[in-house]
RNA sequence: UCUUAUCGAGAAAAGCUGAGGGAUCAGGCCCAAUGACGCUUUGGCAACCAUCUUGGAUGUAUUAAAUCAUGCAAGAAAGGUGCUACUUCCUGCUCCGCUGUAUGGAGAAAGAUGAGA
Numbered sequence: 001u002c003u004u005a006u007c008g009a010g011a012a013a014a015g016c017u018g019a020g021g022g023a024u025c026a027g028g029c030c031c032a033a034u035g036a037c038g039c040u041u042u043g044g045c046a047a048c049c050a051u052c053u054u055g056g057a058u059g060u061a062u063u064a065a066a067u068c069a070u071g072c073a074a075g076a077a078a079g080g081u082g083c084u085a086c087u088u089c090c091u092g093c094u095c096c097g098c099u100g101u102a103u104g105g106a107g108a109a110a111g112a113u114g115a116g117a
């Protein structure tokens, strides 16, 4: 860089640091000297990959099963990542709806994370 899946749920303390931070630009809304953001440690969340357990399905084999393979559902959490304020904090572009410069819905773009190339 490309492909693909997910992004309305969930999960904090301590130490260090010291002024901005919530990806980028703009607008809004928030967090922050009662110390944010970041770093480290410990814990936790989740179930993407791997692993394991159970169930049933298909295929192979068989007298019938067991076994083996594939994919499905549910569960576990000792491995690899990830995450642990706010919907990816909201909007920006397109479409729908509406009496509507309000409000609502769908999609795109951008981004984040996993897996694969």
Base pairs, nucleotide, nucleotide: 001117002116003115004114005113006112007111012042013041014040015039016038020031021030022029025092026091027090028089043084044083045082048080049079051076052075053074054073055072057070058069059068088110093107094106095105096104